The RNA shown here (Bacterial RNase P class A) has 375 nucleotides and comes from Terricaulis silvestris. The organism belongs to Vitreimonas, within Bacteria. The coordinates come from a structure-prediction model, not an experiment, and the mean pLDDT is 77. Its Rfam family is "Bacterial RNase P class A". By type it is a ribozyme.
[in-house]
Order: sequence, then structure tokens, then C1' cells
RNA sequence: CCAGUCGGCCGGACGGCCGCGGGUGCGCAAGCAUUCGAGGAAAGUCCGGGCUCCACGCGGAUACGGCGGCGGGUAACGCCCGCCGGAAGUAAUUCUAGGGAUAGCGCCACAGAGAAUAGACCGCCGAUGGCGUCGCAAGACGCACAGGCAAGGCUGAAACGGUGGGGUAAGAGCCCACCGCGCCGACCGUAAGGAAGGUGGCACGGCAAGCCCCGCCGGGAGCAAGACCGAAUAGGAGCACACGAGCUUCGGCUCAGGUCCGUCCGCGGAUUGUGCUCGGGUUGGUCGCGAGAACCGUGCGGCGACGCGCGGUCCAGAGGAAUGGUCGUCACCGCGCAAGCGGAACAGAACCCGGCUUACAGGCCGACUGGCAUU
Repeated sequence: CCAGUCGGCCGGACGGCCGCGGGUGCGCAAGCAUUCGAGGAAAGUCCGGGCUCCACGCGGAUACGGCGGCGGGUAACGCCCGCCGGAAGUAAUUCUAGGGAUAGCGCCACAGAGAAUAGACCGCCGAUGGCGUCGCAAGACGCACAGGCAAGGCUGAAACGGUGGGGUAAGAGCCCACCGCGCCGACCGUAAGGAAGGUGGCACGGCAAGCCCCGCCGGGAGCAAGACCGAAUAGGAGCACACGAGCUUCGGCUCAGGUCCGUCCGCGGAUUGUGCUCGGGUUGGUCGCGAGAACCGUGCGGCGACGCGCGGUCCAGAGGAAUGGUCGUCACCGCGCAAGCGGAACAGAACCCGGCUUACAGGCCGACUGGCAUU
């Protein structure tokens, strides 16, 4: 310099003016002052928790759902870190739904002779038996009928070890060497696992992302959770007082009486127990609601995820609604000779936190690998 791999970060800065929401102070009030006011994903709501209410004596089993190499981290996780095995890459590095197929059941389409009790279409052979020709005979030659074989071809995602040699009628782990595979395994590692060496002619196909088996985990609902305050008016319950007469199908009805209004009496109208107490509901208000698994700096331990200590900071919180606009200077990108003009992503809290996933203009930093060149 070229090509590549991985990790982290930023997401315009400062100032003026105007405006919006929360808190605090002053003010009778109007208002004034002061302070704080979105994100790395606030998003999807996919996992795991906190918190709240409901259920629940403890333990176990079954059903259902989830998870699944090993060790660690964490409040917890399906997240993260480190490692092991497998796959890809020259490498840095990346990917991995990675328990069990010897518990059992089931499936393996199409093609193909044969798909798990392997199989024989083409092919090879025909030693042995058979048939034929020749021959006195021994035998030779031929046919491919019985039969032998599985090397080569063919089908397939997959065909019951591979290469070479020996062997044979042709062949075949039939025998041998190497490779592969199975079993045992000193030793190493907390473990998953690795492995020197030995041994066996080789048996044991694949699918559990089909049922299933094994191990571990799991009560339900969610801030519209839930707690408190609570009128006017209407209705409910209890107690005290009042409760006369008649009818009744026992629900009530009629008269009288009571209360209220019209100034009292009378009369008229309205009303149907009165007073006190208790509890519930609607609308509404307050809390839950942000000082926490918090953030910044720093020291120590750890490969790391992370943990512990010390110092500092207070950092949105509501209604579904606020969190903005504009000007100036500087910075970035594009156009233009220039003056200047234009642009600037994804998106936006609503109980909170830890993750994962998805979206994102442009830019910055660090670590590492391979190649070429130079010293």
C1' cells in the first nucleotide's frame, strides 16, 4: 500500500430570542423568578425479573408448556462469558434446534434389481453338475440349462467400509499392508472431552424439526395491577320514635293522621313514615410514580462475562396530548470559478428494570489476519 476479519463509540456544537410540560420559591390574583425536560433503539411486546392482587398446609405423581454439549456470570433468563465437539475459511474469524436411534413404536417419497431379515436389471464366471461336438481313452472345445459371484455399470439424499496387492472359474476382509470404524485405554482436564498405546476383519444405515424416553424449569392475572379519600341526589341496612280504622288474593288498597308550601285558623295543593347511624357504588381527587439490580470517576480481583470497595451526582414523569421554533457563529455532505444555495438518518417515554430482535443518513476509534514492497 492492497484485500479482509472482529469489537467499541458518536448520532451536530455553542450562544441569543420566543414558546410548551413538571418541580420549587414569591405573590390575594394575574403572573414573575429559578431549575429539570427522550433514545440507542423510547420500537416489536419475543424471553426473564421487580412490584401488586388472587389462589395456595407440606411433599410427591400425572397432564400440559418450555429448555437441552461442559463450566462459570447473574435477581433471573431461552441472555452473556470461557471452553469442548462438528462444519466453512490459507488465516484473522464465523456458523452450530449440540441429550437419547442398544427402551419401544413409526417413517425412508420418486427412481431403482435392491431402502434394513439387503438385493441381482445389465454384467462376470460356469471350477462342480447338465447338454452338445471331437476323441479308443485321458481329456479338449462349445452352450449358458442348473448354478456360483457381487468386482464393474445403472437408480438414489442414502446401497451394508476405502485404496493397493495376493488369491480365485469369476469373485468376495477370503488373506495381507495402509486408511477408516468398533471396543479397551496409561495419562491429561473440575467437566464436556482429549489421548500414547493395545485389540477386533468389520459388526451397529438415516430421521427424535414424527410419537416417544431421560434430565431440569414452570400457580394465575397484570399499573385499566392495586391502596386511600369521597360529596349533592337517588337507592340499601340497622336502631329509636310514630304506627287509628276498614278491606284483602297478604303483594297491597282506601279513609284518617303526619310533614311541607301558600302569613295564622279555615280551606286548597304537594308529599307519604320521621330522626340518627352504618356500609356499598357512579363521577371525581390523591397515592402507586421514580434514590436505583441507577449513573460518572477510580482502585482491586478475574482470561472474560462480572464482582467488591472508595469518592461524587440526582437525571422526564404526566392528561392520550409537553420535550419545539427561529436567528447567529462554527463543523459535516452535495452543487457552484466565486458570492452563495441546498441537505442532514431511524425514530419518539407512559409502572420500572435486565436481555433479545428489528430500523438507522453519515462519521470516528481500536485490535487482528493474509499478500506485495522496502529497511
The RNAcentral record of the sequence draws on ENA and Rfam.